The RNA shown here (c-di-AMP riboswitch aptamer (ydaO/yuaA leader)) has 135 nucleotides and comes from Alicyclobacillus acidoterrestris ATCC 49025.
RNAcentral holds the sequence, with entries from Rfam and Ribocentre.
The model forms 92% of the base pairs in the Rfam consensus.

RNA sequence: GUAAUCCAUUCGCUGAGUUCCAAUUUGGGAGCGGAGGAACCAUGUUUUUGGGGUGAGUCGUGCGACGAUGUCGCGCGUAGGGUUUCCUACACCCGAACCCGUCAGCUAACUCCGUAAGCGUCGUAGGUGCAAUAU
Numbered sequence: 001g002u003a004a005u006c007c008a009u010u011c012g013c014u015g016a017g018u019u020c021c022a023a024u025u026u027g028g029g030a031g032c033g034g035a036g037g038a039a040c041c042a043u044g045u046u047u048u049u050g051g052g053g054u055g056a057g058u059c060g061u062g063c064g065a066c067g068a069u070g071u072c073g074c075g076c077g078u079a080g081g082g083u084u085u086c087c088u089a090c091a092c093c094c095g096a097a098c099c100c101g102u103c104a105g106c107u108a109a110c111u112c113c114g115u116a117a118g119c120g121u122c123g124u125a126g127g128u129g130c131a132a133u134a135u
Stems, first nucleotide, its partner, number of pairs: 011120004018030004031115006041105001050103001051100004059077008080094004086127005
């Protein structure tokens, strides 16, 4: 000097997932997020071809396999989503997973639930805003 790994701090990213008080009786709030649930309105909807929910994560297509008119795997695209004030364009990335259990349209009152997990950008151009410094 380079590379990798580990630890700590700062600054951040996806996401609802932050914060306060208590004290350990396995708690109670605020904030944010989600579900159920009238009238009216809507729906000819459900029939194992079950149906539904959280989420950006839908849909199509090629090949292959199988328990075979569908399901799974691997590709290619795609609705949609993300990238350090914000907007636009380009560039890059994601386009999953899980849950309910035969059952739920909307929905005031009301009822219930969650407050995790996983990471590391410092890309380009134009515009916009904020802050600091100097005059």